[in-house]
RNA sequence: GAAGUAAGCCAGACAGCCGCUGGCUCUCGUUGCAAGACGGGAGCGGGAGGAAGGUCCGGACUCCAUAGAGCAGGGUGACGGCUAACGACCGUCCGCCGCGAGGCGAGGAAUAGGGCCACAGAGACGAGCGUAUUCAGUUACGGUGAAACGCGGUAACCUCCACCCGGAGCAAUUCCAAAUAGGCACGCAUUGAUGUGGCUCGCGGAGCGUGCGGGUAGGAAGCUUGAGCCGUGGAGUAAUUCACGGCCUAGAGGAAUGGCUGUCAUAGCGGGGCAACUCGCCGUAACAGAAUCCGGCCUAUCGGCUUGCUUCACUU
Numbered sequence: 001g002a003a004g005u006a007a008g009c010c011a012g013a014c015a016g017c018c019g020c021u022g023g024c025u026c027u028c029g030u031u032g033c034a035a036g037a038c039g040g041g042a043g044c045g046g047g048a049g050g051a052a053g054g055u056c057c058g059g060a061c062u063c064c065a066u067a068g069a070g071c072a073g074g075g076u077g078a079c080g081g082c083u084a085a086c087g088a089c090c091g092u093c094c095g096c097c098g099c100g101a102g103g104c105g106a107g108g109a110a111u112a113g114g115g116c117c118a119c120a121g122a123g124a125c126g127a128g129c130g131u132a133u134u135c136a137g138u139u140a141c142g143g144u145g146a147a148a149c150g151c152g153g154u155a156a157c158c159u160c161c162a163c164c165c166g167g168a169g170c171a172a173u174u175c176c177a178a179a180u181a182g183g184c185a186c187g188c189a190u191u192g193a194u195g196u197g198g199c200u201c202g203c204g205g206a207g208c209g210u211g212c213g214g215g216u217a218g219g220a221a222g223c224u225u226g227a228g229c230c231g232u233g234g235a236g237u238a239a240u241u242c243a244c245g246g247c248c249u250a251g252a253g254g255a256a257u258g259g260c261u262g263u264c265a266u267a268g269c270g271g272g273g274c275a276a277c278u279c280g281c282c283g284u285a286a287c288a289g290a291a292u293c294c295g296g297c298c299u300a301u302c303g304g305c306u307u308g309c310u311u312c313a314c315u316u
Base pairs, nucleotide, nucleotide: 001312002311003310004309005308006307007306008305009304010303012264013263014262015261016260017259018258020047021046023044024043025042026041027040028039029038030037031036049287053298054297056296057295058294059293060292061169062168063167064166073165074164075163076162077161078092079091080090081089093107094105095104096103097102108160109159113158114157115154116153117152125150129142130141131140132139173221174220175219176218183212184211185210186209187208188207195203196202228247229246230245231244232243233242234241235240265284268281269280270279271278272277
């Protein structure tokens, strides 16, 4: 220097202006005895990701019956560890791939039973077949193929063995609660209630009033302080864990997280220059976007950076 391999990181920065969303403080108005509620204004600080995605595994949480047993169904499968849990992760062994650094592996049982065995080969699953041979399926050999005349292979085919799994999911679940129409109770009502602008007459004529209860609209809780994040130290090969210190980092909910301008840096394009570099244009670029919350896995991804290691080539 080239080609690889493993692990990790970034995902434009800063400033100004205008918004959106929810929080805190102050203030004004309406209402209220008050607490407060509703509406308006001002200020301050918060506001998407490494995958927020797929919903493929595992949990927390909630309800169903307290979740116990059996069947069905599903999953897992070397050994040891880690964890809230796991099929994830870590270590070791074994097998395969790679010159190597490394990578991949559902890795129990084929004498319980059933099924299947491509291509090649005359014949592929269990008993026969081909050639030669013999009194005689009597004996010998059989190129191909993973397997050939057998105690063959295959379980990411059924199956067997061992172990694990109750179901539904935040649209879970809980609370408050209109209007209208049903329901129940009581009272009034054809001896005329109620209605007809306040009263009387007149008219009309079968319901009306009060209370309770269920449900809907709507509102609130669940909702973000958590198996949390960062740093230092200890234990451990590691996954992981313990101690101490510091931090609070979206919480919307038909769903906010945006737009404009300027400067700089990256990528890209064009010009100049042998080159280092310089001038101009462009204007943040890919995948994507929270929706109860975590631990994983998988998938998508422009451009760039860091570190360890391997192989090859060259120079000293």
Molecule: Bacterial RNase P class A
Organism: Burkholderiaceae bacterium